The RNA shown here (small-subunit ribosomal RNA) has 1451 nucleotides and comes from a metagenome.
RNA sequence: GUUUGAUCCUGGCUCAGGACGAACGCUGGCGGCGUGCCUAACACAUGCAAGUCAAGGGGAACGGGCCUUUCGGGGCCUUAUUACACUGGCGGACGGGUGAGUAACGCGUAGGUUACCUGCCCCCAUCACCGGCAUAACUUCGGGAAACCGGCGCUAAUACCGGAUGAGGCCUUCGGGUCAAAGCUUCGGCGGAUGGGGAUGGGCCUGCGUCUGAUUAGUUAGUUGGCGGGGUAACGGCCCACCAAGGCGACGAUCAGUAACUGGUCUGAGAGGACGAUCAGUCACACUGGAACUGAGACACGGUCCAGACUCCUACGGGAGGCAGCAGUGAGGAAUUUUGGUCAAUGGGGGAAACCCUGAACCAGCGACGCCGCGUGCGGGAUGACGGGGUUUUGCCCUGUAAACCGCUGUCGGGGGGGAAGAAAAGCCUAUUUUGUAGGCCGGGACAGUACCCCCAAAGGAAGGACCGGCUAACUACGUGCCAGCAGCCGCGGUAAUACGUAGGGUCCGAGCGUUGUCCGGAUUUACUGGGUGUAAAGGGUGCGCAGGCGGGCUCGUGCGUCAAGGGUUAAAUCCAUCGGCUUAACCGGUGUGCUGCCCUUGAUACGGCAAGUCUUGAAUACGGGAGAGGACGGUAGAAUUCCUGGUGUAGCGGUGAAAUGCGUAGAUAUCAGGAGGAAUACCAGUGGCGAAGGCGGCCGUCUGGCCCGUAAUUGACGCUCAGGCACGAAAGCGUGGGGAGCAAACAGGAUUAGAUACCCUGGUAGUCCACGCCCUAAACGAUGUAUGCUUGUUGUUGGGCCCUAGAGGCUCAGUGACGGAGGUAACCCAUUAAGCAUACCACCUGGGGAGUACGAUCGCAAGGUUGAAACUCAAAGGAAUUGACGGGGGCCCGCACAAGCGGUGGAUUAUGUGGUUUAAUUCGAUGCAACGCGAAGAACCUUACCCGGGCUUGAAGUGCGGCGGACCGCCGGUGAAAGCCGGCUUCCCUUCGGGGCCGCCGCAGAGGUGCUGCAUGGCUGUCGUCAGCUCGUGCCGUGAGGUGUUGGGUUAAGUCCCGCAACGAGCGCAACCCCUAUCCUUAGUUGCCAUCGGGUAAUGCCGGGAACUCUAGGGAGACUGCCCACGCAAGUGGAGAGGAAGGUGGGGAUGACGUCAAGUCAUCAUGGCCCUUAUGUCCGGGGCUACACACGUAAUACAAUGGCCGGUACAGUAGGCGAAGCCGCGAGGUGGAGACAAUCCCUAAAACCGGUCUCAGUUCGGAUUGCAGUCUGCAACUCGACUGCAUGAAGUUGGAAUCGCUAGUAAUCGUAGAUCAGCGCGCUACGGUGAAUACGUUCCCGGGCCUUGUACACACCGCCCGUCAAGCCAUGGAAGCUGGGGGCGCCCGAAGCCGCGGGAGACCGCGUCUAAGGCGAACUUGGUGACUGGGGCUAAGUCGGAACAAGGUA
Repeated sequence: GUUUGAUCCUGGCUCAGGACGAACGCUGGCGGCGUGCCUAACACAUGCAAGUCAAGGGGAACGGGCCUUUCGGGGCCUUAUUACACUGGCGGACGGGUGAGUAACGCGUAGGUUACCUGCCCCCAUCACCGGCAUAACUUCGGGAAACCGGCGCUAAUACCGGAUGAGGCCUUCGGGUCAAAGCUUCGGCGGAUGGGGAUGGGCCUGCGUCUGAUUAGUUAGUUGGCGGGGUAACGGCCCACCAAGGCGACGAUCAGUAACUGGUCUGAGAGGACGAUCAGUCACACUGGAACUGAGACACGGUCCAGACUCCUACGGGAGGCAGCAGUGAGGAAUUUUGGUCAAUGGGGGAAACCCUGAACCAGCGACGCCGCGUGCGGGAUGACGGGGUUUUGCCCUGUAAACCGCUGUCGGGGGGGAAGAAAAGCCUAUUUUGUAGGCCGGGACAGUACCCCCAAAGGAAGGACCGGCUAACUACGUGCCAGCAGCCGCGGUAAUACGUAGGGUCCGAGCGUUGUCCGGAUUUACUGGGUGUAAAGGGUGCGCAGGCGGGCUCGUGCGUCAAGGGUUAAAUCCAUCGGCUUAACCGGUGUGCUGCCCUUGAUACGGCAAGUCUUGAAUACGGGAGAGGACGGUAGAAUUCCUGGUGUAGCGGUGAAAUGCGUAGAUAUCAGGAGGAAUACCAGUGGCGAAGGCGGCCGUCUGGCCCGUAAUUGACGCUCAGGCACGAAAGCGUGGGGAGCAAACAGGAUUAGAUACCCUGGUAGUCCACGCCCUAAACGAUGUAUGCUUGUUGUUGGGCCCUAGAGGCUCAGUGACGGAGGUAACCCAUUAAGCAUACCACCUGGGGAGUACGAUCGCAAGGUUGAAACUCAAAGGAAUUGACGGGGGCCCGCACAAGCGGUGGAUUAUGUGGUUUAAUUCGAUGCAACGCGAAGAACCUUACCCGGGCUUGAAGUGCGGCGGACCGCCGGUGAAAGCCGGCUUCCCUUCGGGGCCGCCGCAGAGGUGCUGCAUGGCUGUCGUCAGCUCGUGCCGUGAGGUGUUGGGUUAAGUCCCGCAACGAGCGCAACCCCUAUCCUUAGUUGCCAUCGGGUAAUGCCGGGAACUCUAGGGAGACUGCCCACGCAAGUGGAGAGGAAGGUGGGGAUGACGUCAAGUCAUCAUGGCCCUUAUGUCCGGGGCUACACACGUAAUACAAUGGCCGGUACAGUAGGCGAAGCCGCGAGGUGGAGACAAUCCCUAAAACCGGUCUCAGUUCGGAUUGCAGUCUGCAACUCGACUGCAUGAAGUUGGAAUCGCUAGUAAUCGUAGAUCAGCGCGCUACGGUGAAUACGUUCCCGGGCCUUGUACACACCGCCCGUCAAGCCAUGGAAGCUGGGGGCGCCCGAAGCCGCGGGAGACCGCGUCUAAGGCGAACUUGGUGACUGGGGCUAAGUCGGAACAAGGUA
């Protein structure tokens, strides 16, 4: 950082740090110091890595010289105090390598050894006399391919042997017995023998410490001990014979796995954890296995023997070999160096020494493998330069003091010159007291002409890597478009990607930078320091109880633990401090501290232990009382169900949401009587009682366990807890035998359903019951282990006791509930019955899934139980609480939501829109409500965006610049469907004389696009919804999300108002303010009006006049629950109350909170990005948007008598600009032109009403369709207009399921006008006329508001989510088998060798025990593989259902 919408917690995953014997990618200047096969203890060519000495015997050669020769050669001298091998001495047991084995006295630490050894070195004592026999080399002969071997013969020694001596050693029966030697010499010395001592090195023994697994629980026969022998340097079952039966083990034996151990290294605050390269100590090993010999020391890396595997040689008969020494090779691997130099120094072996040997060592080489240091320049320099790159708002800005340019310096590298320390010794000489010391002389360096120093030239030769979404420092552009890719975790990418790729810019490190791997850290995420277990993972189902752990008061002792002081040890190196040396640092050196451990000595005695004594409070006992469904067994009672028998009685019963199956006329159900049988015990009955838990319920009896109270008599810590163990343990299940009324898995039938292997119904068997025996699990729950102590309270209740003032009182003990304080808790909650504060002991947990699975073991008759993993997979899984949303949860309340009504739609015909289909095109958009008479208030052309065809290309329109030309306009001709193209005629103004205006053409900038993206946007709009809500400030509460306010009680149309309240206020909404309308007043009086007066007409406000009325349109008034009554605290509500034109918002309109739907619109407009540019732009002609099997929506007209038709007659209001009279036409209309630029003129209102006719029919209803003839508009009515007349006269007789509107001037019904518009509507908008019915009510449907509840939902139920099946991939279990590894056991065979025995003069031979390797056998254990098979996990869009989450629709 990451689980959530958000929060707190739990919890895992992941990151930032440090480290490395590393590897890989990109890059790479220098130096110093370190370091370098972690893999195949795999196999090795080649060279080197252990020799040396001479007192011994032998003894060449090359070369040189001389002599000789039969020219083949031979001899002598020198080489030569030599090489060489042999004999002998010392050393090859050190040094060097490796880590296979080993879980062990192997290692570490501290001790022991009276149970031991120790060459070379040092000290002491003593001795060293006399003899002897061989043998290698060598000569010669022979065998063999070779390795090598054999025979005869010669010879020496510090080789070997005998004798003497015996200080001393050893043995001893104390008499004694026994045991040595070697010489050499350069004359300096070096050695020899015995004994004693020292030093050094080792052997052996012991305490403590030293990984994992119990899904390894038993193991052991030389095993454990003893006696006696053997053996060893030495103790010892080390070995052997005999005797005994022991030894080890839950404090983890045995077995299995893994591993060399340590000082230390890395990390960490520490405690710890991980590791054990380089350096140092120890161990083990040396091709594999076994064995001994020699030796002071080995069971021996460069020794021996045997066996095995492998490699090599071979004449096939036989032989040879062992790099885990240094280099090096192959192989393996991600990966690890030169077949280098020198013994100069240090060290080792031999030697008296010179010296020799030394792949130990010292150096060099290779590798950025690590650490450290240095450099790649420094200063100035703004025209913030040109150019480049990037970006852009086209101005700038960034790269950037960067560069250029000026000045300076010289590290490293390059050239030249100089040039170390590391060297002390040894040797020789001299001096001196001989070992020694002092002085002198001589010569000696691999590294190396290196380090270092000086000079020269020149900024000249020297920078990269990773990263830039958050964590985490650092951002833009382009490309890409869930593609390509990235990614440590979360996660990015589906056309505007700071996350991919590239670029510019930036950040961090820097000769490195990143990546990968591993370890520690963070991780208090194994918790000793330092965690938890009611609900997150986690208390065992319960008790008893051995071991173990822990344990009351007092006294005394001891001094084991504990504490203190001192001593020893804790190797060196490392770490730390300090000082010093390399120019610094790394590195190295000196000194000091420390190494938390163990041992020894001394002391202390509080606490714990141990031993002794004592006490009573813990515990137990006794005695006296008490309650109880505690347990086991036996008996017994009544009610009820069922069955049987009999009686009465008749057609149903039963059952359900409704039914059916079922029962019943062979008589059921119902009812009465009698009988049978089994099971369970109503009421009492109670968060009452008892029990450890499971559990226990009629009554009586027998037996029996526990508990409580009181007394304080007895014992005297006898206690608490408890791994293993033992016992108990609901239900279901199992075995045997009974029993069986009711109930009831399975099963059958009936229903339900899409299905219904269910829920419901009718039946019904196991079972339920009893006895005995098993099983041993559970949400065995208080999801809370047991015990003890401590810590405010209130109120119930059960069982005892005490007191009193006798009360509903007080005190007290033991139980059992509720509430609540401190405290605790993540919260919920717990709270003297703790989840508080403590102690003791036990059990258990450590992310989710896989999985309580597999394998193994164990228990079980079985079912199954107990114990209990891993691979693989995910970035979470979870707890509590919060806000929403949702519920076939609850409560309250609204709305034409239902209901009550009226009229419709759905059926018909037509119109119109849409889908679909068709088409060259049928342009595009709108799509549940909230698209569909919608955009469109009007598609014949135009519109027009679509299609076909013909044209244009700076374009149809606009702006700027440059050039050329000319007025423009207008007219004409040709061609053409037009657009267009080609051509002709005519023809300017202003001027400062530069030019300008206007127009055309050419060119350059740029236009244009109804092309895409409404999921990039603005604006506008729809919808929830005119619903009553949505918020804020401060305060308060809560760890927090958040809550409170806004909830509650009332009230309202309303979060409207009132009351209450940790809230107090405020904002957006509601309401009001605005408009229309209803009444009145006032002002004004034309175009409107006409009561009064006058005039006039056939008639009319027609005229004079009037300003009253109506009206018009300005201003005001009025209504506020104001008044009354009732109810109410109030707000308010009710009233066929008053008054009033209007009464409780009077009616209507405008007005639409925070927000929701990625709702709609890029085609109104605007606009980012993308796309087209002789076309996706633009012009023109024609066509299409008007198609038509069909489906849906919205309307119009009807189906008729509340009607149609005919005639007569009356009454509007908007709004507009229109057109009167007259005449013609049946009519649409024509003609005409009065009037009107409008309260002036124009525009029949219709239904209604009156009269007549039709008489219930497909009609005198209905008018579709079609024919003919017309009118009007228009360039033009063919595709495709409206209207008129005549004719035609379709469907349709009130409409299935379903569904819509409306609560009053409303529905219904009637007409009128307007916008658009040349013309065109049944649409839309507006207007008035006539004018109803019904509402009991809120159960139900739909939508909404508030409160509450549940939730596994939050993309929010159109949610989430489970299982089978199908497909792909992955790991894994089982499995007939197949095939490896491992150790053990038994038997056979048995090399070398030690030991023993025998033979032999000896060489040697034979035998025996043991035994490596090998063989046979039966088991065990652990891998690999395996047809087939089992489940599991993962995988955008598969199938079937719908199990869980809400009462999830059967909790």
The sequence is in RNAcentral, with records from SILVA.